[in-house]
Context: one part of a larger RNA
Molecule: small-subunit ribosomal RNA, central domain
Organism: Candidatus Frankia meridionalis
RNA sequence: UUGGGCGUAAAGAGCUCGUAGGCGGCUUGUUGCGUCGGCUGUGAAAACCCGGGGCUCAACUCCGGGCCUGCAGUCGAUACGGGCAGGCUAGAGUCCGGCAGGGGAGACUGGAAUUCCUGGUGUAGCGGUGAAAUGCGCAGAUAUCAGGAGGAACACCGGUGGCGAAGGCGGGUCUCUGGGCCGGAACUGACGCUAAGGAGCGAAAGCGUGGGGAGCGAACAGGAUUAGAUACCCUGGUAGUCCACGCCGUAAACGUUGGGCGCUAGGUGUGGGGGACCUUCCACGGCCUCCGUGCCGCAGCUAACGCAUUAAGCGCCCCGCCUGGGGAGUACGGCCGCAAGGCUAAAACUC
Numbered sequence: 001u002u003g004g005g006c007g008u009a010a011a012g013a014g015c016u017c018g019u020a021g022g023c024g025g026c027u028u029g030u031u032g033c034g035u036c037g038g039c040u041g042u043g044a045a046a047a048c049c050c051g052g053g054g055c056u057c058a059a060c061u062c063c064g065g066g067c068c069u070g071c072a073g074u075c076g077a078u079a080c081g082g083g084c085a086g087g088c089u090a091g092a093g094u095c096c097g098g099c100a101g102g103g104g105a106g107a108c109u110g111g112a113a114u115u116c117c118u119g120g121u122g123u124a125g126c127g128g129u130g131a132a133a134u135g136c137g138c139a140g141a142u143a144u145c146a147g148g149a150g151g152a153a154c155a156c157c158g159g160u161g162g163c164g165a166a167g168g169c170g171g172g173u174c175u176c177u178g179g180g181c182c183g184g185a186a187c188u189g190a191c192g193c194u195a196a197g198g199a200g201c202g203a204a205a206g207c208g209u210g211g212g213g214a215g216c217g218a219a220c221a222g223g224a225u226u227a228g229a230u231a232c233c234c235u236g237g238u239a240g241u242c243c244a245c246g247c248c249g250u251a252a253a254c255g256u257u258g259g260g261c262g263c264u265a266g267g268u269g270u271g272g273g274g275g276a277c278c279u280u281c282c283a284c285g286g287c288c289u290c291c292g293u294g295c296c297g298c299a300g301c302u303a304a305c306g307c308a309u310u311a312a313g314c315g316c317c318c319c320g321c322c323u324g325g326g327g328a329g330u331a332c333g334g335c336c337g338c339a340a341g342g343c344u345a346a347a348a349c350u351c
Base pairs, nucleotide, nucleotide: 003323004322005321006320007305008304012319014201015200016199017198021194022193023192025088026087027086028085029084030083031082033081034080035077036076037075038074039073040072041071042070048066049065050064051063052062053061054060091191092188093187094186095184096183097182098181099180103177104176105175106174107173108172109171110154115149116148117147118146119145120144121143125136126135162169163168206247207246208245209244210243211242215241216240220236221235222234223233258318259317260316261315262314263313266296267295268294269293270292271291272290273289274288275287277285300307301306324351325350326349333344334343335342336341
């Protein structure tokens, strides 16, 4: 193992696409596969249950009935599910008109700041700390002005504000390009949902080849602190951080909450769109409505905390996952990787 569960107790795969499979809107006809009913055959005996009989009773045993939940044949039913054929438009998609956006890629470009170089001014210190020292400086530093080089990141705007499936995305311009929302209702006519395997994407660190290197900075060195100080603090500083191409494939990849659809009080912010009203028109304002994003809160749920139309409420469909702690996300094997390692994943033993 029936089951019960997965926000925080063990448990939602990092995310998306999609194959098989599972599931699937309204309506008509047909079929009668599933489904339902009748009849027939079969379903050995024993066992089991009920009734009765035999050993003095019982165990035991004998007889009859039931059961044997099933299978097959046949006749019938046709609501529901399925198949086939036809129709529909409420799901889904297309089209048309608008709108917002740090969504993605490439190229070009801007200013502030740090560092370095050259020159000017200028002189005895600067720097750093709890206090210091290492360090830098009379070969002229720090400070200040001018010019130049180079790399990286984009102050203010900036916002529980936007976009993206997630990772993530923020100076500006151009080119290429994905998605979304609103309005219309012209078109297709269930084309849908989910998704085992599979494929793609996937922060940081790390790896390979080539470039780049300002600042920062594992390792490392020195100075302090300390009983010690392989640290915290300070002065330096290599990989790295950056670019191109190729790997890696992990994370507290978190909303610790899989995806889809429907239903179930409200209140109040905020982002995007539409509508009528008010206004002479516009803006503003309040009102209605669709989509997103927050807070508060009823019913309900919850072990509690809390969740509460962005559900953890009420239902349906599909997938993933859990099953005491340690051993262990380890060993072995397999697959993947240049490696680091990743994925899959035990047992002995022990509490």